This is a predicted structure of a 263-nucleotide part of an RNA (large-subunit ribosomal RNA, domain VI) from a Pseudomonadota bacterium.
The full RNA is in RNAcentral, with records from ENA.
The prediction has a mean pLDDT of 88.
[in-house]
Context: one part of a larger RNA
RNA sequence: CGGAGGAGGCUUGGGCGGUUUCCUCCCUAGUACGAGAGGAUUGGGAGGGACGGACCUCUGGUGUACCAGUUGUCGCGCCCGCGGCACCGCUGGGUAGCCACGUCCGGCCGGGAUAAACGCUGAAAGCAUCUAAGCGUGAAACCCUCCGCUAGAUUAGGCCUCCUGUCCCUUUGGGACGAAGGCUCCAGGUAGACGACCUGGUCGAUAGGCCGGAGGUGUAAGGCCCGCAAGGGUCUCAGCCGACCGGUACUAACAGCCGAUCG
Numbered sequence: 001c002g003g004a005g006g007a008g009g010c011u012u013g014g015g016c017g018g019u020u021u022c023c024u025c026c027c028u029a030g031u032a033c034g035a036g037a038g039g040a041u042u043g044g045g046a047g048g049g050a051c052g053g054a055c056c057u058c059u060g061g062u063g064u065a066c067c068a069g070u071u072g073u074c075g076c077g078c079c080c081g082c083g084g085c086a087c088c089g090c091u092g093g094g095u096a097g098c099c100a101c102g103u104c105c106g107g108c109c110g111g112g113a114u115a116a117a118c119g120c121u122g123a124a125a126g127c128a129u130c131u132a133a134g135c136g137u138g139a140a141a142c143c144c145u146c147c148g149c150u151a152g153a154u155u156a157g158g159c160c161u162c163c164u165g166u167c168c169c170u171u172u173g174g175g176a177c178g179a180a181g182g183c184u185c186c187a188g189g190u191a192g193a194c195g196a197c198c199u200g201g202u203c204g205a206u207a208g209g210c211c212g213g214a215g216g217u218g219u220a221a222g223g224c225c226c227g228c229a230a231g232g233g234u235c236u237c238a239g240c241c242g243a244c245c246g247g248u249a250c251u252a253a254c255a256g257c258c259g260a261u262c263g
Base pairs, nucleotide, nucleotide: 001152005163006162007161008160009159010158011157014150015149016148017147018146021049022048023047024046025045026044027043033038051106052105053104054103055102059100060099061098062097066093067092068091069090070089071086072085073084074083075082076081110144111143112142117137118136119135120134165177166176167175168174169173181258182257183256184255185201186200187199188198189197206252207251208250209248210247211246212245213244215241216240217239222235223234224233225232226231
C1' cells in the first nucleotide's frame, strides 16, 4: 500500500514444513520345517536405546543484589560492633529464574489409491491365459490421519459483535470537529536484540513500597550467668532475608493525536 465504509474478536485451510526410528525379551511354540543340530513366518504383549517436544513436583547444577563462618589489611578516635579491598578474598549452604544428569509425553492405530507380486472371471485363439473389456489382494514409498506456520490463498475467504453524525468552502470534490475503535505516551512482563507481543493506566493491584505467608540461612545485636582467659550457657527454631504466593492505593501510571462510502 492492497484486501470496495470504518473497527474489535473468533476462525476455515489452498499451500509449506515436521514426524513417520532401532533393538532385546516373553507368549503363540520348542509348534510349522528338519534325520538331527537347530528353529520360524504370523499375531499379541513387555522392556529399552537414540532422537524430539514440554516442564521444574522430585534428583541435581547454576544462582557475583540471600544467609552464615573465616584470613590479611585499611577505615569508622579506642573497646565492642560494623564497613571497604583482596577472583563473589576464601569456605559452607541456597529462593525464584534458567537448565539436565531430572520428570512427563511422542513415533502408534486406521482409511484411500497403488509398485513388484499373487489372484477372480475371460476372449482374441472351441483349449489355455491375472488382461485385451471387467473385478480383487497387496509396501517404511504416495494421499489422508498426527504436530507446527499460513488469507499478499491479489481466487486477498468465513462467522459474531460495535460505529455509521454535525459543520464549512458550498463543483465531480476538498476541509474541520469528531463515532466505534486505535496510536503515541506512561507503569510493567507471561514477551523480547530493536520493532513486535501481552497486562495495566485512578471506574486502577501494572511496578515499587508496606503487611502477611512460603522459602533460605541456622540461633543476630544487646543484657544476664559461668570461666583468669580462649570461650560457653540463656533470653532465642533467634536475627537477617533478591526474584516466589497473596493482600493493601502510601509512591508512580502525566499528557496528546488519529479515525467512517458507494449503489